[in-house]
Molecule: small-subunit ribosomal RNA
Organism: uncultured bacterium
RNA sequence: CGAUUGAGAGUUUGAUCCUGGCUCAGAUUGAACGCUGGCGGAAUGCUUUACACAUGCAAGUCGAACGGCAGCACGGGAGCUUGCUCCUGGUGGCGAGUGGCGAACGGGUGAGUAAUGCGUCGGAACGUACCGAGUAAUGGGGGAUAACGCACCGAAAGGUGUGCUAAUACCGCAUACGCCCUGAGGGGGAAAGCAGGGGAUCGCAAGACCUUGCGUUAUUCGAGCGGCCGACGUCUGAUUAGCUAGUUGGUGGGGUAAAGGCCUACCAAGGCGACGAUCAGUAGCGGGUCUGAGAGGAUGAUCCGCCACACUGGGACUGAGACACGGCCCAGACUCCUACGGGAGGCAGCAGUGGGGAAUUUUGGACAAUGGGGGCAACCCUGAUCCAGCCAUUCCGCGUGAGUGAAGAAGGCCUUCGGGUUGUAAAGCUCUUUCAGCUGGAACGAAACGGUGAGCUCUAACAUAGCUUGCUAAUGACGGUACCAGCAGAAGAAGCACCGGCUAACUACGUGCCAGCAGCCGCGGUAAUACGUAGGGUGCGAGCGUUAAUCGGAAUUACUGGGCGUAAAGCGUGCGCAGGCGGAUUGUUAAGCAAGAUGUGAAAUCCCCGGGCUUAACCUGGGAAUGGCAUUUUGAACUGGCAGUCUAGAGUGUGUCAGAGGGGGGUGGAAUUCCACGUGUAGCAGUGAAAUGCGUAGAGAUGUGGAGGAACACCGAUGGCGAAGGCAGCCCCCUGGGAUAACACUGACGCUCAUGUACGAAAGCGUGGGUAGCAAACAGGAUUAGAUACCCUGGUAGUCCACGCCCUAAACGAUGAUAACUAGCUGUCGGGGCGCUUGGCGUUUCGGUGGCGCAGCUAACGCAUUAAGUUAUCCGCCUGGGGAGUACGGCCGCAAGGUUAAAACUCAAAGGAAUUGACGGGGGCCUGCACAAGCGGCGGAGCAUGUGGUUUAAUUCGAAGCAACGCGCAGAACCUUACCAGCGUUUGACAUCCCGAUCGCGGUUGGUGGAGACACCUUCCUUCAGUUCGGCUGGAUCGGUGACAGGUGCUGCAUGGCUGUCGUCAGCUCGUGUCGUGAGAUGUUGGGUUAAGUCCCGCAACGAGCGCAACCCUCGCCUUCAGUUACCAUCAUUUAGUUGGGUACUCUGGAGGAACUGCCGGUGAUAAGCCGGAGGAAGGUGGGGAUGACGUCAAGUCCUCAUGGCCCUUACGCGCUGGGCUACACACGUGCUACAAUGGCAAGUACAGAGGGCUGCAAGCCGGCGACGGUGAGCUAAUCUCCAAAACUUGUCUCAGUUCGGAUUGUUCUCUGCAACUCGAGAGCAUGAAGGCGGAAUCGCUAGUAAUCGCGGAUCAGCAUGCCGCGGUGAAUACGUUCCCAGGCCUUGUACACACCGCCCGUCACACCAUGGGAGUUGGAUUGACCCGAAGGCAGUGGGCUAACCCGCAAGGGAGGCAGCUGACCACGGUCGGUUCAGCGACUGGGGUGAAGUCGUAACAAGGUAGCCGUA
Repeated sequence: CGAUUGAGAGUUUGAUCCUGGCUCAGAUUGAACGCUGGCGGAAUGCUUUACACAUGCAAGUCGAACGGCAGCACGGGAGCUUGCUCCUGGUGGCGAGUGGCGAACGGGUGAGUAAUGCGUCGGAACGUACCGAGUAAUGGGGGAUAACGCACCGAAAGGUGUGCUAAUACCGCAUACGCCCUGAGGGGGAAAGCAGGGGAUCGCAAGACCUUGCGUUAUUCGAGCGGCCGACGUCUGAUUAGCUAGUUGGUGGGGUAAAGGCCUACCAAGGCGACGAUCAGUAGCGGGUCUGAGAGGAUGAUCCGCCACACUGGGACUGAGACACGGCCCAGACUCCUACGGGAGGCAGCAGUGGGGAAUUUUGGACAAUGGGGGCAACCCUGAUCCAGCCAUUCCGCGUGAGUGAAGAAGGCCUUCGGGUUGUAAAGCUCUUUCAGCUGGAACGAAACGGUGAGCUCUAACAUAGCUUGCUAAUGACGGUACCAGCAGAAGAAGCACCGGCUAACUACGUGCCAGCAGCCGCGGUAAUACGUAGGGUGCGAGCGUUAAUCGGAAUUACUGGGCGUAAAGCGUGCGCAGGCGGAUUGUUAAGCAAGAUGUGAAAUCCCCGGGCUUAACCUGGGAAUGGCAUUUUGAACUGGCAGUCUAGAGUGUGUCAGAGGGGGGUGGAAUUCCACGUGUAGCAGUGAAAUGCGUAGAGAUGUGGAGGAACACCGAUGGCGAAGGCAGCCCCCUGGGAUAACACUGACGCUCAUGUACGAAAGCGUGGGUAGCAAACAGGAUUAGAUACCCUGGUAGUCCACGCCCUAAACGAUGAUAACUAGCUGUCGGGGCGCUUGGCGUUUCGGUGGCGCAGCUAACGCAUUAAGUUAUCCGCCUGGGGAGUACGGCCGCAAGGUUAAAACUCAAAGGAAUUGACGGGGGCCUGCACAAGCGGCGGAGCAUGUGGUUUAAUUCGAAGCAACGCGCAGAACCUUACCAGCGUUUGACAUCCCGAUCGCGGUUGGUGGAGACACCUUCCUUCAGUUCGGCUGGAUCGGUGACAGGUGCUGCAUGGCUGUCGUCAGCUCGUGUCGUGAGAUGUUGGGUUAAGUCCCGCAACGAGCGCAACCCUCGCCUUCAGUUACCAUCAUUUAGUUGGGUACUCUGGAGGAACUGCCGGUGAUAAGCCGGAGGAAGGUGGGGAUGACGUCAAGUCCUCAUGGCCCUUACGCGCUGGGCUACACACGUGCUACAAUGGCAAGUACAGAGGGCUGCAAGCCGGCGACGGUGAGCUAAUCUCCAAAACUUGUCUCAGUUCGGAUUGUUCUCUGCAACUCGAGAGCAUGAAGGCGGAAUCGCUAGUAAUCGCGGAUCAGCAUGCCGCGGUGAAUACGUUCCCAGGCCUUGUACACACCGCCCGUCACACCAUGGGAGUUGGAUUGACCCGAAGGCAGUGGGCUAACCCGCAAGGGAGGCAGCUGACCACGGUCGGUUCAGCGACUGGGGUGAAGUCGUAACAAGGUAGCCGUA
C1' cells in the first nucleotide's frame, strides 16, 4: 500500500416491562448411521483393547583389512567313450568365518508423566564416532584365535575336546611438537596398514625406493549433535492444611564426561507451605487446528520440534553415543515346538488375521526420484520414501444437454364444476458433444555419478589423483498415465430433506388423544396446512438428512463487558494482624513506566503480492506477521524505594453540654395474688351462648393488718443514647463513647480488612437459688362431622437472679465501610455566635433525627446532601426453579444443633414491579317488593297438570339452579305421531330431466276379498289448449330406465336465524390530544344532583358514537271535523231512541291543543337540582305498553325453518291396521277446589268491558228436572247474537266433618265424532273420602295495585282448573337500610385470569426413578514394618586356573588376569497392619415423577385465629 472489523428469534403473562433459564438459526469434524450415487483432481483413513498375533518383508555392507574357497561363471591343465569326468584360487566373484563401520538413525505408539516433561529466555562444570581446519607422526617386534580338519554329545536349539592358520584382531618395546599428572624436581602415555602410479638408483625376483589417494596415532580449534543447571509460564479439587530424616546445609571421602545428597561418614537443625506445600483426580507438551469482531473458549488426527515407551518388572554389557522396538541376562504372565531331558517367541515397523467397536484400506509396485547405511568406486540394502489399489471420509472442479415449441395435449391433483395447476414442462422441430465409450498419437518428472576434451592443484613427473568447466552415452515404479487428435449419438448419468411459528415453502384424502410427530413452543378427542399418503411447492444438489462433539449466538463468569432496597446476591455487629489502597512539598534513586537499538521468536500453517497445474482445491518464490522473552542505551512526569520538611487527614490536651450508653449497690409507691381478722349473704366467675371452676365448712363484695415476687402508669414524643443485639421508677459509686467552642501540641500516625478475635434478642442446655402474675406441655369444659386447635377454667417447665454454655432471627433501612462533590423548603433534639423591641423573639452556624421535593438514577415501585445521584479505595456475596441450606466428610457444642457444603435426578419455567379485570366471611356511597312494615298464598288434604323414577313391545323426542318442570303442546280417542307390533311397498307419498303410451284429469253408483293399505269387477257425468294441421308444440295422466328423491337419523361443541338471562341494570366505547419504556391511563375520576354516564361545577383534556331520555301506541282533559248501526238536552211520538227531528251531551275515529320545574317562596354555590305552594283534567319520567347498548353463559333450539360434514338407500325412506305417548310403590314443581257464618243454600233484583260469529253466532217459541233436542226471526255485525258474577234485598242454617267440602263409586242419560273399551266432555239421581287453615322452609304484591268476582278469545269435530285478554268490587303498610339476596360507582388486598364452583398444602395408598445409611462382601490404588533375595554391577577374597610383559640357561617364580566364594544394594514374591476409591448388599431414610385414589383445608381476600422469621 492493501486487506479485515460485531444482526437476532421462540418460550413465563389476560396483556406489559424487567430479571432469568431453556431452545433455534452459523461455522467446524480423522466422524458414524439412513436414503441415494456419473466423472476427475488433491488430501485423509483403528479416535475403541499400550488387546492377542499366523505368514512374508522392514539393517545391512565392505575381498581396496584377513585366512580362505562350500556354491556359480570364465580361463588353464589332464584323462579320454569329442562331450563328459577329474585337477587347478589363476580370474570374475563369494556362502560361512575373523575384522571394520552401521545397527542409538530412519519408522511406530501416547501407556506413563502435573514435572527428572514441554515452551520462552538465559547459564557453566562437560562429552562428541563420522565431517571441516591445523600441527606432529605412522619405527621395530611378539604371542594367540575363529574359520578349517579329526573325534564326540544332543530330538532340537546348540555344544565339547584336540590339531593347524591370517589380519587394519590382540600385546609389549622405541619415540613425544603438542597432551595428561605433579610435591614444579620430575613422571606417564600412540599408531596399521591397503590401493593406484612411476623417471632415475638398487635388487634374481617379489620388491626396495619415490609419489598420490584412502586409512591409522597423538593433539588443538571449529561445526553440528548430545548431557547438566536456573528464571518465568504450564488443568481441576481446601469436603486434601500441614509436608519433609538424605530431609535442608556444611566438612572429609567416593562417584560421573560433567556441577550437585548423586552416594557415604560426621556435624548442625534446617527446608517447603494460604503467592496453595502435601495428597487425590485428569492429561504427553509445543508450533498449530476449530470457533470468535476481538479478548477469549475448546482442542493437540494428518505435517514439523521435543519427551516418554517397545509383552510386564528389574538389570547391566558393548559402544563416541543405549541402560538399546526387529541386542543380552533374570523374574512374571501368555503362546508355540519337544524324543519330556529341554528349547523358542514378542507387529505401539509395512501389509495382513482374530477380537473389541457405530467405525477406519492392499498379505500391491519400485528403488526411477528424494534421503539414509556400507563401500575408493561400480554397486548392494532401504515396507524411510515415491507410486499404484480401496472408501462420496473431506475439499475443489465438471457433467447429466442447448434453442424453439400453446392444441396451454394426454395423464395426475384440486375445484365454487366455470376452471385452475403440473406447464414450455413433455411430445414435435433445429442444434451441440464436455464427461463416460471406441480408435490413434504421446509427455514433464533425468540429471548427477559414468565416458571424453580443456584449465588449475599435488608432484622429480606431461603417471595417478583431486577441483572447475565444455561435449556426450545410459537410467521411469507410476505408465501407454497426464495431455492431444479423430469417431458416433441426446445418446450412459438425480437424488435427499423439508413445507404450524421460529424458517423459504399448501391443498386433498385417511386416521380420530388412536396410530403417531416433536429442536423449543406444542400438534392428534370426526372438517389436522403439525400424524400417514398423494398432488403441488421450497431448499440444497452427487449428494441430502440424522446423531455425536466443539466454539458462537451467551454481556448466561462480564479483562474488554454484569450485578447485589423489592428479581439470585451486603457477613447480625464491632476491633484488627497479613494483604490492597493512601494528603502537601523538596532532593535522590531507577524497581514499575516510556522511547530507541540489538538478539531471539525453527520450518510449515494463517495473511499480502507474485508464479505453476485449462480453473479451483493443491503446490511454490518473496514479504509481512509471530502481539513474547532477554540484553543494552536514554528519560525522570507519574507510581514505588530512600532522605528531609509541612499541616488541610488523623490524634492529644483545655472549657462547656445532653443522654432509658454499660456495671454494681441501695431504695419507693401503685397494682395483682396469697394469709389473718372484722362486716355481710347467695351467689361469683366466665362466654357468641354455655359448662368445667369457686361458694352456706360463708365465696364474691367491703374494711384493717401482714407476706412475697415481678414490672415500673402519667411524663413519653417519626424524643434521646449505643457498633449491633438493645436500653425506661428514684438515689449513690465506678466506667465507655459523643457533640460543641477557642487555642496549643504531635506530624500521615490514615482507610478497608481474608484468616483471627470480641459482643450478639428470644427460645434452649448445665449447677444453685427464687417463683406474685403470665404461661409451652398436661388436665377438664365447650365448639365441631371430627377439633390432639381457635374460646373458657386450671396448670408445670420457663419467664426472674448468680455463674457457665448455645450463636441463631423477617439479627430489616431486606440498603457493607470510608472520603469527596451535587437545587431547595419545613419540623424536631444537643451545642455555640450575633442582634434587638428580652420574647413561647429574630437570624446564623456545627452535629444528630424526620417529612416533602429538583436534577440525576431506576424494570417499575421508588431513592433523592442520612442517595438507590456523580466519583475513588477496600471487603463480603450472586449466576434458572426444585432436589437443598439437604447428604457425606471436616470443625464447634453437654445436648438440641450450628457452620462449611455437593451430586444424581427432575421441570421449562421459577421470579420482580406495575396494568386491566374478577373475587373477598375488605372498606365507603347508592339502588331494587332485597330486607323490614303489611295483605294474600305455597309447603299439610283431594283432584288437575308437568317432571323425575320405575315399568313396558313402546311408554317418541327435546328442555335441567335462578334462566327445565300447566315448558316446545293455541288443546295425543283415529289423524296428529316422530315410538312399538304386525301387514305391505321400492325411481318411491313429494321435485326435475329422458323414453314410450294415452288424451286427459276429475267427479260418481254398486259389489267381492281383506284388519286396512290395496287388488279386482261395475254404473253414470265430463271429453284439454295452441296450431304453420305435421303426434308438431304445450299441458295432464299412466308405464319404464337411471341420474336422483326421501330421512322428526347424528353433531346446537361446525353454523345461520330466532330466543332466554344478567337487565330497562346504566352502562359500553371511539377520534384527536396529553401522560406512561409499555400493558394502559386520562376523558368515564372528583364536588353536588338524578330514575338515568340525567344535568351542573371543577379538571389535560376537547369532542363524538351505541345505550338513558325523547320521538311511537294506549288510558286520562279540552278543542275541532264527521254524525250511522252510536247518542237524546230541547220539540213532537212510542210499550220501547220505536219513529220524526237534532248532533248540544255520551260515544265512535281522524286532526290538533295541553305539562315546560313554565310561575311564586325557601334551600343549594348566584349552578344543576331539591322542598313547599298556586293554578290545572293531569306536576315534576302523569299511568301502562312497545323499545333490550358493548357483551356474558361453547345458555336453548339440526324435532319450526335454513345449512356444512357424517350416516341409511328393497331402508334409519313411504303406506296401513292395532297399540303406545293416558302405565304407577313413590318423589318434586305449578295450579284448581276446600276446610266454612265476611259463609252455604233458596228466592228476588241491578250494573260491564273487550272480543267472537256463515261448515257460524243464534234470539224467541215448544219439549225435557237437566245436559240438551225440535223449530227458527235476525245477523257477513257500533244494526242481530253469544252476555255477566260477586255486590244488593229477604229468608233459612247455628259451629257440627255440618244444609261445610265435594273426591270416589253405582246407575240412567246428553253431545261431538267413521269410532268415546284402552282414552272425551257434560247432565240427573244416589254415594259423600280426605280435609277443622297446614313443620322446617318458601313465593307474590307499593294503588285502581294486592285480594276477590265473573266474562271473552285462540287452539278446536269434541275436550281447560292451563294460556292470552277484559272489565266489576276494592284494601293494608313502608320507621328505615343494621342484616339476607341481586346490582351500580369509587377504593383496598390478592399467590385468582377456565377468573373463589378459583388457587393450593401435607400425610396415607399404588407404580417407577435416582440417591443417603447399612451387618458385611468383592476388587483396585497407595502406604508402614518385617521375611525372601534372581540377574547384575560394585566391594572383599581369590588356596583352584592362567599364551603375550619382567627375572631366570632351565625348572620355576613375579606382575597382571579368570573361575569360584562372601557381603551390602535390589526386582518379583510373602506375612501383618493403615489409608483411600469403586462395585454388590437383607433391611431402612427421606427425595422426585406419575390418571379423575383417601383424609382433611394450612396458605393466597381481614383466607374466615393477619401472615411470616428464629427456637422449644